[in-house]
This is a predicted structure of a 74-nucleotide RNA (transfer RNA) from Arthrobacter sp. zg-Y1110. Its Rfam family is "tRNA". From the family's description: Transfer RNA (tRNA) molecules are approximately 80 nucleotides in length. Model confidence (mean pLDDT): 81 of 100.
RNA sequence: UCCUCCAUAGCUCAGCCUGGUAGAGCAGCGAACUCAUAAUUCGAAGGCCGCUGGUUCAAGUCCAGCUGGAGGGA
Numbered sequence: 001u002c003c004u005c006c007a008u009a010g011c012u013c014a015g016c017c018u019g020g021u022a023g024a025g026c027a028g029c030g031a032a033c034u035c036a037u038a039a040u041u042c043g044a045a046g047g048c049c050g051c052u053g054g055u056u057c058a059a060g061u062c063c064a065g066c067u068g069g070a071g072g073g074a
Stems, first nucleotide, its partner, number of pairs: 001073007010026004020057001029043004050066005
C1' cells in the first nucleotide's frame, strides 16, 4: 500500500442475499414453588444496529468514505 471478512441488548449470535414496526439464548431483575437455597416455571425490562454522508415514500439491510478488529498478498 492492496484484497477479503467482521462491528446489532451486559455476553454469544440471528436478521442483510430478497429494504417495509429489531429477535433468540445466556446473564441480571420481579413472581410462583421450597422451612430455606438451588433447579424448574412464568413475567417484565434491556439495543434505534461502530461513525458520517448518499439513494429511497421507507435503510440494521443497498452505495461511498472513515474508525476499530481479524486474515491474506506485495

The sequence is in RNAcentral, with records from ENA.